Small-subunit ribosomal RNA from a metagenome, 1518 nucleotides, folded computationally. The RNAcentral record of the sequence draws on SILVA.

RNA sequence: AGAGUUUGAUCAUGGCUCAGGAAUAACGCUGGCGGCAUGCAUCAUACAUGCAAGUCGAACGGGGUUUGUUAAGCUUGCUUUUCAAACCUAGUGGCGCACGGGUGAGUAACGCGUAGGUAACCUGCCCCAAAGACUGGGAUAACAGGCCGAAAGGUCUGCUAAUACCGGAUACGCUCCUCCGACCGCAUGAUCGGAGGAUGAAAUGGUAGCCUCUGUUUCAAGCUUCCGCUUUGGGAUGGGCCUGCGUGCGAUUAGCUAGUAGGUGGGGUAACGGCCUACCUAGGCAAUGAUCGCUAGCCGGCUUGAGAGAGUGAACGGCCACACUGGAACUGAGACACGGUCCAGACUCCUACGGGAGGCAGCAGUAGGGAAUCUUCCGCAAUGGGCGAAAGCCUGACGGAGCAAUGCCGCGUGAGGGAUGAAGGCCUUCGGGUCGUAAACCUCUGUUGUUAGGGAAGAAGAGCAGAUGGUCCAAUAGGCCGUCUGUUUGACGGUACCUAGCGAGGAAGCCCCGGCUAAUUACGUGCCAGCAGCCGCGGUAACACGUAAGGGGCAAGCGUUUUCCGGAUUUACUGGGCGUAAAGGGCGCGUAGGCGGUUUGGUCAGUCAGAGGUGAAAGCUUCGAGCUUAACUCGGAAAUUGCCUUUGAAACUGCCAGACUUGAGUGCUUCAAGGGAUAGUGGAAUUCCUGGUGUAGCGGUGAAAUGCGUAGAUAUCAGGGAGAACACCGGUGGCGAAGGCGGCUAUCUGGGGAGCAACUGACGCUGAGGCGCGAAAGCUAGGGGAGCGAACAGGAUUAGAUACCCUGGUAGUCCUAGCUGUAAACGAUGAGUACUAGGUGUUGGGGUGAUUGCCUCGGUGCCGGCGCAAACGCAUUAAGUACUCCGCCUGGGGACUACGGUCGCAAGAUUGAAACUCAAAGGAAUUGACGGGGGCCCGCACAAGCGGUGGAGCAUGUGGUUUAAUUCGAUGCAACGCGAAGAACCUUACCUGGUCUUGACAUCCCUGGCUACCCUAUGAAAAUAGGGGUUCCCCGCGAGGGGACUGGGUGACAGGUGGUGCAUGGCUGUCGUCAGCUCGUGUCGUGAGAUGUUGGGUUAAGUCCCGCAACGAGCGCAACCCCUGCUGUUAGUUACCAGCAUUUAGUUGGGGACUCUAACAGGACUGUCGGUCUUAAACCGGAGGAAGGUGGGGAUGACGUCAAGUCAGCAUGCCCCUUACGACCAGGGCUACACACGUGCUACAAUGGUCGGUACAAAGAGUUGCGAAGCAGUAAUGCUGAGCCAAUCUCCUAAAGCCGGCCCAAGUUCGGAUUGAGGGCUGAAACUCGGCCUCAUGAAGGCGGAAUCGCUAGUAAUCGCGAAUCAGCAUGUCGCGGUGAAUACGUUCCCGGGCCUUGUACACACCGCCCGUCACACCACCCGAGUUGGGUGCUCCCGAAGUCGCUGAUCCAACCUCUUCGGAGGAGGAAGGUGCCGAAGGAGUGCUUGGUAAGGGGGGUGAAGUCGUAACAAGGUA
Repeated sequence: AGAGUUUGAUCAUGGCUCAGGAAUAACGCUGGCGGCAUGCAUCAUACAUGCAAGUCGAACGGGGUUUGUUAAGCUUGCUUUUCAAACCUAGUGGCGCACGGGUGAGUAACGCGUAGGUAACCUGCCCCAAAGACUGGGAUAACAGGCCGAAAGGUCUGCUAAUACCGGAUACGCUCCUCCGACCGCAUGAUCGGAGGAUGAAAUGGUAGCCUCUGUUUCAAGCUUCCGCUUUGGGAUGGGCCUGCGUGCGAUUAGCUAGUAGGUGGGGUAACGGCCUACCUAGGCAAUGAUCGCUAGCCGGCUUGAGAGAGUGAACGGCCACACUGGAACUGAGACACGGUCCAGACUCCUACGGGAGGCAGCAGUAGGGAAUCUUCCGCAAUGGGCGAAAGCCUGACGGAGCAAUGCCGCGUGAGGGAUGAAGGCCUUCGGGUCGUAAACCUCUGUUGUUAGGGAAGAAGAGCAGAUGGUCCAAUAGGCCGUCUGUUUGACGGUACCUAGCGAGGAAGCCCCGGCUAAUUACGUGCCAGCAGCCGCGGUAACACGUAAGGGGCAAGCGUUUUCCGGAUUUACUGGGCGUAAAGGGCGCGUAGGCGGUUUGGUCAGUCAGAGGUGAAAGCUUCGAGCUUAACUCGGAAAUUGCCUUUGAAACUGCCAGACUUGAGUGCUUCAAGGGAUAGUGGAAUUCCUGGUGUAGCGGUGAAAUGCGUAGAUAUCAGGGAGAACACCGGUGGCGAAGGCGGCUAUCUGGGGAGCAACUGACGCUGAGGCGCGAAAGCUAGGGGAGCGAACAGGAUUAGAUACCCUGGUAGUCCUAGCUGUAAACGAUGAGUACUAGGUGUUGGGGUGAUUGCCUCGGUGCCGGCGCAAACGCAUUAAGUACUCCGCCUGGGGACUACGGUCGCAAGAUUGAAACUCAAAGGAAUUGACGGGGGCCCGCACAAGCGGUGGAGCAUGUGGUUUAAUUCGAUGCAACGCGAAGAACCUUACCUGGUCUUGACAUCCCUGGCUACCCUAUGAAAAUAGGGGUUCCCCGCGAGGGGACUGGGUGACAGGUGGUGCAUGGCUGUCGUCAGCUCGUGUCGUGAGAUGUUGGGUUAAGUCCCGCAACGAGCGCAACCCCUGCUGUUAGUUACCAGCAUUUAGUUGGGGACUCUAACAGGACUGUCGGUCUUAAACCGGAGGAAGGUGGGGAUGACGUCAAGUCAGCAUGCCCCUUACGACCAGGGCUACACACGUGCUACAAUGGUCGGUACAAAGAGUUGCGAAGCAGUAAUGCUGAGCCAAUCUCCUAAAGCCGGCCCAAGUUCGGAUUGAGGGCUGAAACUCGGCCUCAUGAAGGCGGAAUCGCUAGUAAUCGCGAAUCAGCAUGUCGCGGUGAAUACGUUCCCGGGCCUUGUACACACCGCCCGUCACACCACCCGAGUUGGGUGCUCCCGAAGUCGCUGAUCCAACCUCUUCGGAGGAGGAAGGUGCCGAAGGAGUGCUUGGUAAGGGGGGUGAAGUCGUAACAAGGUA
């Protein structure tokens, strides 16, 4: 720091995803040790049990125990008793229990943070200072006795104490009142001093000691010490209250508020205050977001980030709130009180049923919930707290240990050597590679572990004892403050640590390996099982699933999941955008707000600078230090970007005051215009009405029909009526803010431009809300209604046609008044100001000069530079450069939706989500492909012709069906007389049956032997069994060996026409013999790409020429090759024969002329002439020539396309079979037959058939062959076998043709199918299943529907001949020659193709893409008669506890008065009663938010459902 993912590729936009870090985590697999941390996030759910707050006897009375002592009783060791000491303590009393500890429910608040204020306050214990503590009194608990109760507990009577309670005195301060003075403050007011008056305190209480004072005779009543008490002032600490600023979301919450806002009087509080109350006023808050709803404890910090930020608020620290839920007060310095009280409620427990008890959100622990969170541990040794004079007691605070890999940090699981590269695993091209120095083996070490031994720091003290200094004191007593000595305290823990022994011994896993992203192979599986963070893998060769091997990463952990930040500049302050990607409001006026020209002076709020305070500690950063290191901890510094105070500066902004004119406005002069409103008016056209003329049609369409018309239409003439719109002018011309505005005239009215420079003097710009305007359609009411024309009707079209087309036609369109408020309301471009090259039109004004111009201001267009932009493009009318203000955007769908609100008569408008779902959606440009887009051009593509196919019969192939099998393949063109150039057996792959298992075939090994061959038996054959029989080649003297051949055996292996042509090679088809397909360098473009290859001509051709940011080149085209057409040369046998001989016959001699043969040459190149064209290429015409513009034909097939065809020609990977999917044999089948299609043959006849006669080829083939002549047979053919390995012989008579005869239009003398009989041929064998001959039979068929094929010249058509295959079998195939046409105007149309261009939502590329309904499944949502919970407002009822008020006839010790001392009265209080308030509860009525629901609604998603074809091309109606 980036990467993957939209596309065929590209750029940009934009979302999704990943790599990083973190966590109070959980889950899976695994797990050696230690240190330091952390550990119920969920049910603020319920809790068993134990513990968590007591202490003081030096405040008090009493009681008890022990010891000593005294006395009595006496049963001499017991009971009682006096006194003293020590100890314990229920109760009274004091202090504490408001701290510490827990939790985060509530709280959006002065709750928290920060900075201030308190002149509006309090503060126990503590410190300092001052002054005091006098004199009296009455009770009460404990205790004793009685009573009630199950208990908890209560009650009555009696006794007693205090540092408990109360009266009086005193009053320096203090408090209050009155008065005076000084001084300070922003103000209320504060402070200080003085005078007078009033009120209000206390405990001589405790301890220890002493005899100095007093008293008294040994003590306290005295004195001293310490502790305590009262008043006051101050301090410290802790709090209360107030204020500025900051601190969530929602406007689909816009209005809220009656104690509400303020005042006065009163009350209340420690204190200000509507805090409370009575009265008065009617205010207060809110768009700078009140109120309401939802959520939430806040902060220091923590996580992340470069930072700014974003998220978070565990642990530690500060504050707040809460303590079963709700309410309330009491006590107190402090509470409205976690382990206090009262009441109500829910729950749990006890109960004798009458009543009672309880509150773990303290530490442990339990249940429950949950993915999930620990021991019912040890100790007060340390630190801290409470009480106490102290010892000490208490302390689940705390210090420690335990459990958990929960996290962070550290250590280990060994180190060195060791190649035969062992065994084994895996892979393999079988050679090897790899695990791998890894192991074994050798030499070491000892962290850790284990055993044993030693063994800390953390502890300072306090107290006590002794000594000693100071101080209080009369004191050497005693106390206090010190110093020294002694004594003594450790939970952790026999732990850390140290030493020794033992011994490599006990200690490695997890994830990943397609890309992102480091790391690959094999097997298994076969769109299955599965994986997956995104893209995506898996359908038989998976680097993506599972396993293994190997590799990579991290490591006592590793992965996964969840959450947060980052990446994400993807909310953009730093740091984004809005013409087309999401995004400019439809337009204006204008409020608040924001922003604002030149200049002078002042001020100092903003701003800047200095200083001060604060910003707790911890944390972070940094420098050091301590644990062996680190984590961790300690010390210092820095930082804490903030707030406050104060002192300054004065440029800029603000504010105050003054001035200016350029912004803005006014005035005067002048100009242009479809600007608006109202009233009037005009002609053309349409239609209707009336009348005339006139006759059969009109109208309409692609073509028609509906419709109109003989009741007289259309057409035409005249007249009249009605409504609406204004031709020409008319124009990227004008006006308006936009919507919009068009005949003419008048009236009223708005805005604008130019010129002048008289006036005002910043008056400006923008503009949230608000107000107004706002096309068309639509709505309400009333008019109007010619034309047009939704709906509707009819006619067409169509598979359908609720459309497009036609005939009609109602609303509406028009007017008036109102509503609606939306549009692709678009320049898809908000308004304003300034600046920044030009060129050229046009419109309005002015100036100047003048025939055309030039200058200037305003508007409106085009082109274009810089710049900008993803590109397209924009470009002084900006999308450039800047500033100001407003509006808007943040992936696609869901959704211009739902719900709610507002507006509307309605239609609807406006505002405007979520669940769910996808990994894209979208922009611009590029290359292709495609278009029922365009242009140019080809082709038997159409047209023009000729002949066919489709109908018949037959042949042949295919489909289908059948079958035991009908083997397999080929399937639009480009399968179908195709593989097959020839299935009776064989072929043959198929079926049935019979057989074989190293095999029918190959190699290797062992062994026997000879072969071959013949015979017999069985059998359908293969084969099986038996017999006979003889000896091949080479080496070697021989023995023997080897080879060929063959029998047997063993295992390696053979074999497979079994599968996959979608694993392949090779070959082939096709587009297409179409003219195309590319590259290098350069140039252009961000890039894909473009250019070249486009353009103008031309060609069969990317053929050539010209031009050109291109210049060249390659594969194709053409040419080179073969046949053919002309000529020449050479050569003449088997070919030829002109002349010469010769013959039946080129038969023979001869010839080398001709034909021909077959080799080599020549010839044709637009070379030449004329014309056209760009003096080009080229084309047209002509000459010459056998041939003329490629002469004709063939071979030759660019880059590529179709996963085209072929595993059954061959080859071949992988898979499969192996007594069979291999091999052999016999028979059968491939030849079936209702039917459908393709390709052919023969016909339907007279241009014919038939009979007779007669003429002329080419190209081939031949020894297992072709087979002459001759003879036989009606013939097929047979007999015989001349010649020929072939320019020699044979096949071999060519046929159509020509000449002549017959047939006479008919199912025929056409046609020959079918069938019968008889023959002959091949072959072991013609039954299934061959062809041929003869005789007989004589079917369909009379030129073929829709449709469709071939052919442009020696072609079509027609006629025969040959060959391959082959024993035999040809209508097929491949060749050969004979006869031999017609037509092409032309390129509109059909098909195919090429080039350019255009559109595109296609790229598997139109056989594309894609929309909606319906049907099915699933999901979330909305409505919904209702129903059921939660929250909350208002009203009313009831009203506990309790404070306050009133009352208080009942009760009461202290004080007062009176008293007969019994008491009475008063003061003061209490119970009780009562009033206000008041929680819970009840009732009613709203609002709000969940759950659930018959049914309804749309939406989303889902490999192969239905119907159509809406969109993308002119998408077939843009």